[in-house]
RNA sequence: UUCUUAUCAAGAGAGGUGGAGGGAAUUGGCCCUUUGAAGCCUCGGCAGCAGAUUCUUAAGGUUCUUAGAGAAAACUGUGCCAAAUCCAACGAGCUUUUCGCUUGAUAGAUAAGAA
Numbered sequence: 001u002u003c004u005u006a007u008c009a010a011g012a013g014a015g016g017u018g019g020a021g022g023g024a025a026u027u028g029g030c031c032c033u034u035u036g037a038a039g040c041c042u043c044g045g046c047a048g049c050a051g052a053u054u055c056u057u058a059a060g061g062u063u064c065u066u067a068g069a070g071a072a073a074a075c076u077g078u079g080c081c082a083a084a085u086c087c088a089a090c091g092a093g094c095u096u097u098u099c100g101c102u103u104g105a106u107a108g109a110u111a112a113g114a115a
Base pairs, nucleotide, nucleotide: 001115002114003113004112005111006110007109008108013043014042015041016040017039021032022031023030026089027088028087029086044081045080046079048078049077050076051075053072054071055070056069057068058066059065060064085107090104091103092102093101094100
């Protein structure tokens, strides 16, 4: 980098540095930001995925094994800590002048596995 699978309306911020942008990309909207953006550092926090641990449960079985489910906790690897992945874009359905609602796809993010 590509592919596969799962999830994406829950959750969780302070300080220092920095000095004008940021919310992935394009377009449109909306929003955050000199009462200090991005980036970097420190500390803190959250609990999504995988692993380890403990408890409960299930099956076999007889004091052990298997792997499924649930919970706890935050130990390990990652991830995350404004707003739904901020919203929409393409298709379908409902309503219908519009607006709006639901849903699927595309794109993206994260994890695990594979090439």
This is a predicted structure of a 115-nucleotide RNA (SAM riboswitch aptamer (S box leader)) from Metabacillus arenae. Its mean pLDDT, the model's own confidence on a scale to 100, is 79.